This is a predicted structure of a 99-nucleotide RNA (SAM riboswitch aptamer (S box leader)) from a sheep gut metagenome. The coordinates come from a structure-prediction model, not an experiment, and the mean pLDDT is 86. Of the family's consensus pairs, 96% are formed in the model. The RNAcentral record of the sequence draws on MGnify.
RNA sequence: CUUAUCAAGAGUGGCGGAGGGAACGGCCCUGUGAAGCCACGACAACCUCCCCGGCAAACCGGGAAAAGGUGCCAAUUCCGACGGACAGCGAAAGAUAAG
Numbered sequence: 001c002u003u004a005u006c007a008a009g010a011g012u013g014g015c016g017g018a019g020g021g022a023a024c025g026g027c028c029c030u031g032u033g034a035a036g037c038c039a040c041g042a043c044a045a046c047c048u049c050c051c052c053g054g055c056a057a058a059c060c061g062g063g064a065a066a067a068g069g070u071g072c073c074a075a076u077u078c079c080g081a082c083g084g085a086c087a088g089c090g091a092a093a094g095a096u097a098a099g
Base pairs, nucleotide, nucleotide: 001099002098003097004096005095006094011040012039013038014037015036019029020028021027024080025079026078041073043071046069047068048065050063051062052061053060054059077093082090083089
């Protein structure tokens, strides 16, 4: 940079000590213990693997599994911020995956 997804889902313990929720505003979470690190566990199913269908193939659609590679486990990506016919709308930004 390109493509896809982002209204679902899922936590305990140890260390640690005051911050965290991207950034701005709000509103929240937090000494009944924040961030971070470690262990184990869970969730999900992008890659992977298997099956079926459409194809010569590339590829696409559907389904199943969860061993491996990632991810993730407060609140819609917490809400707003720009546009708007105002709507769980669109854009931007961000996050994750694959390339």